A computed fold for a 502-nucleotide part of an RNA from an uncultured bacterium, annotated as small-subunit ribosomal RNA, 5' domain.

[in-house]
Context: one part of a larger RNA
RNA sequence: GAUUGAACGCUGGCGGCAGGCCUAACACAUGCAAGUCGAGCGGUAGAGAGGAGCUUGCUCUGUGGGUGGCGAGUGGCGGACGGGUGAGGAAUACAUGGGAAUCUGCCCAGUCGUGGGGGAUAACGUAUGGAAACGUACGCUAAUACCGCAUGCGCCCUACGGGGGAAAGCCGGGGACCUUCGGGCCUGGCGCGAUUGGAUGAGCCCAUGUUCGAUUAGCUAGUUGGCGGGGUAAAGGCCCACCAAGCCGACGAUCCAUAGCUGGUUUGAGAGGAUGAUCAGCCACACUGGGACUGAGACACGGCCCAGACUCCUACGGGAGGCAGCAGUGGGGAAUCUUAGACAAUGGGCGCAAGCCUGAUCUAGCCAUGCCGCGUGAGCGAUGAAGGCCUUAGGGUUGUAAAGCUCUUUCAGGGGGGAAGAUAAUGACUGUACCCCCAGAAGAAGCCCCGGCUAACUCCGUGCCAGCAGCCGCGGUAAUACGGAGGGGGCUAGCGUUGUUC
Numbered sequence: 001g002a003u004u005g006a007a008c009g010c011u012g013g014c015g016g017c018a019g020g021c022c023u024a025a026c027a028c029a030u031g032c033a034a035g036u037c038g039a040g041c042g043g044u045a046g047a048g049a050g051g052a053g054c055u056u057g058c059u060c061u062g063u064g065g066g067u068g069g070c071g072a073g074u075g076g077c078g079g080a081c082g083g084g085u086g087a088g089g090a091a092u093a094c095a096u097g098g099g100a101a102u103c104u105g106c107c108c109a110g111u112c113g114u115g116g117g118g119g120a121u122a123a124c125g126u127a128u129g130g131a132a133a134c135g136u137a138c139g140c141u142a143a144u145a146c147c148g149c150a151u152g153c154g155c156c157c158u159a160c161g162g163g164g165g166a167a168a169g170c171c172g173g174g175g176a177c178c179u180u181c182g183g184g185c186c187u188g189g190c191g192c193g194a195u196u197g198g199a200u201g202a203g204c205c206c207a208u209g210u211u212c213g214a215u216u217a218g219c220u221a222g223u224u225g226g227c228g229g230g231g232u233a234a235a236g237g238c239c240c241a242c243c244a245a246g247c248c249g250a251c252g253a254u255c256c257a258u259a260g261c262u263g264g265u266u267u268g269a270g271a272g273g274a275u276g277a278u279c280a281g282c283c284a285c286a287c288u289g290g291g292a293c294u295g296a297g298a299c300a301c302g303g304c305c306c307a308g309a310c311u312c313c314u315a316c317g318g319g320a321g322g323c324a325g326c327a328g329u330g331g332g333g334a335a336u337c338u339u340a341g342a343c344a345a346u347g348g349g350c351g352c353a354a355g356c357c358u359g360a361u362c363u364a365g366c367c368a369u370g371c372c373g374c375g376u377g378a379g380c381g382a383u384g385a386a387g388g389c390c391u392u393a394g395g396g397u398u399g400u401a402a403a404g405c406u407c408u409u410u411c412a413g414g415g416g417g418g419a420a421g422a423u424a425a426u427g428a429c430u431g432u433a434c435c436c437c438c439a440g441a442a443g444a445a446g447c448c449c450c451g452g453c454u455a456a457c458u459c460c461g462u463g464c465c466a467g468c469a470g471c472c473g474c475g476g477u478a479a480u481a482c483g484g485a486g487g488g489g490g491c492u493a494g495c496g497u498u499g500u501u502c
Base pairs, nucleotide, nucleotide: 001502002501004499006498007497008496009495010494013374014373015372016371017370018369019367020366021332026330027329028328030327031326032325035077036076037075040074041073043070044069050061051060052059053058054057084285085284086283093210094209095208096207097206098205099204102202103201107198108197109196110195111194112193113192114191115149117147118146124139125138126137127136128135129134155164156163157162169190170189171188172187173186174185177184178183211257213255218248220246223245224244225243226242228240229239230238260282261281262280263279264275265274266273267272287308288307289306290305291304310321311320312319313318338364340363341362342361346360347358348357349356350355377407378406379405380404387398388397389396390395411443413438414437415436416435417434421429446491447490448489449488450487451472452471453470457486458485459484460483461482467474468473
């Protein structure tokens, strides 16, 4: 000098853009953050319409899924994305470059099919247990839920015959014909099953590189390899039985410590050093440890089971919970924000769609935390006013500075109009940006320094005291170095100090 996720002191007008728990991966009150589909299904309080009674606006009865919806249930898809954090991990990671033994829901392209049956079960009803969480028994019912049969190919297994295994319907339109008046039938759409290829995503293997310590020198028994098997989507000691005795290591094994990695960021002429906030890619984690289930995909942040610590409820028998999601609270700390608005845009989930959900996102709020821009007025004005300070008492300086005169109105303020972002419609932001008008210099300057380094000097006070200080060093009676004043220098809505890195 540059830099910063900064903090502290003094000060503080406006706007744009960005950033904002670096510490306790500490504990969390409250609200929200993942739902959706009635065009899969059984249903459905209430509304509507029918009948009866009459106190003509009420009661009773029973109908009904046509229309608009729907709590709970069943079923499908999605909760493996998006969002957070960096504890662990020095290699099952990351970066770069290769590879073969794999899977891939939704999506795209192609081929073939979608026939005929069955038995349950929730909801519901009845009874009943429990404080609750939640159940238990019996009975009824539907499906794109479940299970057979048929047909099976270019699929799978054997490979010589052969063997094995699928599916589901729903909605719209309609001339003739048939009809048990539901429909069949034809047709369009969305689905479903099998299979081929693609795309996307994911798993696996190899090589090289990636911090420190030798005051860590030997390490290893599924260890190293083979045969056979099991297991996986898939190669493989991944696992198992048997056999052999290997494998790694001063080119640093093993052990210890530290650490998420990268694109990048920062500094530097570069080489290099330091770093890994925000944004983007990958990895790991989700109270701590372990486990699997479901599924195309998880060993799953807002799923399940077990154990543990902690917190809460309890009728003491037993139960409930997990903010490293967005806000917010306590705590820790030098230190880091609102318990805001909207789905208008972009994107995501579900749905034929309308649409619903979305603390992703887009916005607003707070903070000079940073960068950038603007303003705090402009011109004229010498009796060089008054006052202050200095003085050799003549004067010098503050100083064109002020006053005064003439102007302007950015920003802020008041009034009026008013976009783009949106496309047929829909704007949270927002009456925002922007435009016009009005008033009046009006509302808007500080901080540090002045011995040398280093730009900037005098007086007073103090008297090795009080104090200053980055280094050298100042202060013991004339201190340009302490404190105050006047003056001056530097930067400026900031200025200085401390910390970080080069």
Model confidence (mean pLDDT): 83 of 100.